[in-house]
RNA sequence: CUCUUAUCAAGAGAGGCGGAGGGAUGUGCCCAAUGAAGCCCGGCAACCGUCAGCUUUUUCGCUGAAAAGGUGCCAAUUCACACAAAGCGCUUGCUUUGGAAGAUAAGAG
Numbered sequence: 001c002u003c004u005u006a007u008c009a010a011g012a013g014a015g016g017c018g019g020a021g022g023g024a025u026g027u028g029c030c031c032a033a034u035g036a037a038g039c040c041c042g043g044c045a046a047c048c049g050u051c052a053g054c055u056u057u058u059u060c061g062c063u064g065a066a067a068a069g070g071u072g073c074c075a076a077u078u079c080a081c082a083c084a085a086a087g088c089g090c091u092u093g094c095u096u097u098g099g100a101a102g103a104u105a106a107g108a109g
Base pairs, nucleotide, nucleotide: 001109002108003107004106005105006104007103008102013041015040016039017038021031022030023029025082026081027080028079042074043073044072047070048069050065051064052063053062054061078101083098084097085096086095087094088093
């Protein structure tokens, strides 16, 4: 980097360092010196792993627990829309569903 599967409506500090940017991309709309990014501490969750129970010939699968292991995450629904279909409106709009893109985890190449 590519592919596969799963998830994305919940949750998470009024701390320290730091100094101007940040929210993937475009548009919009936001956040930011009442301090952005980043680093540290802290926290959230529980994908993998761990433990217990159930099921199964086994694998797989289901339920639960803990969280000191490997990641991840901690403004706004993945901030909204970006393509398609359907319904409504009919003036460039709205709603729903699906997809694309993106993010994270696990596995494969």